[in-house]
RNA sequence: UCUCACGUUGUCUAAUGGUUAGGAUGCCUGGUUGACAGUCAGGAGGCCUGGGUUCAAUUCCCAGCAUGGGAU
Numbered sequence: 001u002c003u004c005a006c007g008u009u010g011u012c013u014a015a016u017g018g019u020u021a022g023g024a025u026g027c028c029u030g031g032u033u034g035a036c037a038g039u040c041a042g043g044a045g046g047c048c049u050g051g052g053u054u055c056a057a058u059u060c061c062c063a064g065c066a067u068g069g070g071a072u
Stems, first nucleotide, its partner, number of pairs: 001071005007065001010025004018055001027043006048064005
């Protein structure tokens, strides 16, 4: 320099042009216990940035940024 893939709560991961964006783990509160652990119930927290297409974009398209792989 070229090329491919990916970007979703603190971490890991799924799904999708319209529905409350799902799950695991962690965190917070309460119950249970003599206490802790465990367990049960509840709660907070997320679609990389900008533009375009569309009635509607986290999803499609373009550019950028970041990460990883490959080629030279």